A computed fold for a 101-nucleotide RNA from Sulfitobacter aestuariivivens, annotated as TPP riboswitch aptamer (THI element). The sequence is in RNAcentral, with records from Rfam. It matches the Rfam family "TPP riboswitch aptamer (THI element)". Its family is annotated with thiamine pyrophosphate binding in the Gene Ontology.

RNA sequence: AUACCCACCUCGGGGGGCACAUCCUGUGCUGAGAUAGCGAAAGCUGACCCGUCGAACCUGAACCGGUUAACACCGGCGGAGGGAAGGUCGGACACCCAUCC
Numbered sequence: 001a002u003a004c005c006c007a008c009c010u011c012g013g014g015g016g017g018c019a020c021a022u023c024c025u026g027u028g029c030u031g032a033g034a035u036a037g038c039g040a041a042a043g044c045u046g047a048c049c050c051g052u053c054g055a056a057c058c059u060g061a062a063c064c065g066g067u068u069a070a071c072a073c074c075g076g077c078g079g080a081g082g083g084a085a086g087g088u089c090g091g092a093c094a095c096c097c098a099u100c101c
Base pairs, nucleotide, nucleotide: 001099002098004091005090007088008087009086010085011051012050013049014048017029018028019027020026021025036045037044038043057082058081059080063076064075065074066073
């Protein structure tokens, strides 16, 4: 000095389903978010959520049981396998121990 809390800065990760209709679009449902802006496209940006104390999100998975018109939802799979972080101010602590310098 670190550990705990809050805030900020910079950076990074992620998704976009279902139904109906007169279907290049519109309306409704769930949700934090269901494609807002630019671009011929690739892609970039915004909003939102999440960043190892990590169920944001991905894989298994066109999974299994319940439920719904369907999605959603509940339970299981399952704390299974993966998954994106550094810094600074302030507060707390400041006895011992531990770790680093």